[in-house]
RNA sequence: UAUUGAAAAAGCCAAACUUAUUGCGAGAUAAGGACGGAAAGCCAUGGGCCUCUAGUAGGUUGCCAGGUUACCAAU
Numbered sequence: 001u002a003u004u005g006a007a008a009a010a011g012c013c014a015a016a017c018u019u020a021u022u023g024c025g026a027g028a029u030a031a032g033g034a035c036g037g038a039a040a041g042c043c044a045u046g047g048g049c050c051u052c053u054a055g056u057a058g059g060u061u062g063c064c065a066g067g068u069u070a071c072c073a074a075u
Base pairs, nucleotide, nucleotide: 002075003074004073005072012037013036017032018031019030020029021028022027035062041068042067043066045065046064047063048060049059050058051057052055
């Protein structure tokens, strides 16, 4: 560096739900919470799905793919 994996160790993230705020809305943010995750880190590039004021407009990366970065172990 590449591939594979989460068995071990150290850790990490946080579904549903609740509360508050915010948005026309899908949703988002913070706190609690833990279904799960080996990239459930980041990027809306392609597809899918969703929203609306229906546009050269938004959302979803924990829907699939792609790009990019990264801990540990083995080869």
Model confidence (mean pLDDT): 85 of 100.
c-di-GMP-I riboswitch aptamer from Sulfurovum sp., 75 nucleotides, folded computationally.
Rfam family: c-di-GMP-I riboswitch aptamer. The literature on the family includes a 2008 paper in Science by Sudarsan et al., "Riboswitches in Eubacteria Sense the Second Messenger Cyclic Di-GMP".